Context: one part of a larger RNA
Molecule: large-subunit ribosomal RNA, domain IV
Organism: Candidatus Marsarchaeota archaeon
C1' cells in the first nucleotide's frame, strides 16, 4: 500500500454527473390513514403506541399444546435486545397493466398484449412448405383463419385521390404470336389486312393504403394587432389538441414558483428553425430494478482524517 469488514466526536449530501456506496427503516398486535381514483385500488400511504421476565388467575378445547386476555410483582439506556426483517413523501417523462428481450458491455421509452382497424378467403378456399407425391393451416367453415397497422381505457381521429398503389367499370382507342383473309402468275420465304387478351388510355372509387397538408399586400377613434378585404396559387392549404416538447436552431426564450445563488425542475405564455390525429392526437388511476426535479428521515460521500480485525504485496531477520 492492496482486499475485505468494523467503530467514530461535531457538521449533515457542502461529495459527486448524479446520495453512486453505505446508514437509515424492519416482526407482530393496536390506533389511524391524505390525495386522486377505472371505486378494485392509491394502503403496511403517512403518523401514533406498545412489546422483555416472574407470580396468580379467565376464556376457547375431553385434555395437553396453543391462541386471546386479566391483576400484580419485577429488571436494563436498550424487551421483534442477536439472526432474520419495507426508508418515506411530492411533482413530471414515458410505456396502460402482469409478462419478454441483445447466453457473454444495452432490461428499456425497445418486443408483446388485451382492445381497436384495413385487406384476402365459401373450403380441391386465401396463407405456407415441397420438385411432385404430400402436408401445415385443421380433423377447423366467416363469431373462422391468413397477412399489414395502431396499442388498456376515456375524449377523439380533421382537409386532400393532384402523384404512386390497390378496386370496379369500359360504347371507344390503343394493343403481340399463332391461327384466319388477301397477295407477289403456282410453292416457301416474304408483304398486307381484319378481328383480339391481359395491360396501358379512358371513367369512377378507396387514406386506420404509401403519401400530402402555402406564399404576398392592405385593414379598428394613440401605439401594438389584425376579425375583415383583396391577390398569387394548389389534389388539398395544418381543423381539434398539445406546444421551447425524448420535438425549438436562434436559446440559459419570456414570467412565476423553488434556491443566498439553478445552463436544473415544475407551472404558464408560445409568431411551432422543422407539432399535429391508428407512422395515432391529448389526457389519465394503478403498475415500473425505467429517466428527470424537490423534501424529510438517515449516514465516513465529504468537511479531515483516525483506529481496530482478518488476509495479501512488501520490507528486516
Nucleotide at each position: 500500500c492492496c482486499a475485505a469488514c468494523g467503530u467514530u466526536a461535531g457538521g449533515g449530501a457542502a461529495c459527486u454527473c448524479g446520495g453512486c456506496a453505505a446508514a437509515a427503516u424492519a416482526g407482530u398486535g393496536g390506533u389511524g390513514u391524505a390525495u386522486g381514483u377505472u371505486a378494485u385500488c392509491u394502503a403496511c400511504a403517512a403518523a401514533c403506541c406498545a412489546u422483555g421476565u416472574c407470580u396468580g388467575c379467565g376464556u376457547a378445547u375431553u385434555g395437553u399444546a396453543u391462541g386471546c386476555g386479566c391483576a400484580g410483582a419485577u429488571g436494563g439506556c436498550a424487551c421483534u435486545g442477536a439472526c432474520a426483517c419495507g426508508g418515506g413523501a411530492a411533482g413530471g417523462a414515458c410505456g396502460a397493466c402482469u409478462g419478454u428481450u441483445u447466453a457473454u458491455c444495452u432490461a428499456a421509452a425497445a418486443c408483446a398484449c388485451a382492445a381497436c382497424u384495413c385487406a384476402c378467403c365459401g373450403c380441391g378456399a386465401a396463407g405456407c412448405c415441397g420438385a411432385a407425391a404430400g402436408g401445415c393451416u385443421u380433423a377447423g367453415u366467416a363469431c373462422g383463419g391468413u397477412g399489414g397497422g395502431u396499442g388498456a381505457c376515456g375524449c377523439c381521429u380533421g382537409c386532400u385521390c393532384a402523384c404512386c398503389g390497390c378496386c370496379a367499370g369500359u360504347a371507344c382507342g390503343u394493343g403481340a404470336a399463332u391461327g384466319c383473309c388477301c397477295u407477289u402468275u403456282u410453292c416457301a420465304a416474304g408483304g398486307g389486312g381484319a378481328g383480339u387478351a391481359a395491360g396501358c388510355g379512358c371513367u369512377g372509387g378507396c387514406a386506420a393504403a404509401g403519401a400530402g397538408c402555402g406564399g404576398g399586400a392592405g385593414u379598428a377613434a394613440c401605439u401594438c394587432u389584425g376579425a375583415c378585404u383583396c391577390u398569387c396559387u394548389u389534389a388539398a392549404g395544418g381543423u381539434a389538441g398539445c406546444g421551447u416538447a425524448a420535438u425549438a436552431c436562434c436559446u440559459u426564450g419570456u414570467c412565476a414558483u423553488u434556491u443566498a445563488a439553478c445552463a436544473g425542475a415544475u407551472g404558464a405564455c408560445u409568431u411551432g428553425c422543422a407539432u399535429g390525429a391508428a407512422u395515432g392526437g391529448c389526457g389519465u388511476a394503478a403498475c415500473g430494478a425505467u429517466c428527470c426535479u424537490u423534501c424529510c428521515a438517515c449516514u465516513g460521500u465529504c468537511c479531515c482524517a483516525a483506529c481496530g480485525u482478518u488476509g495479501g504485496a512488501u520490507c528486516c531477520g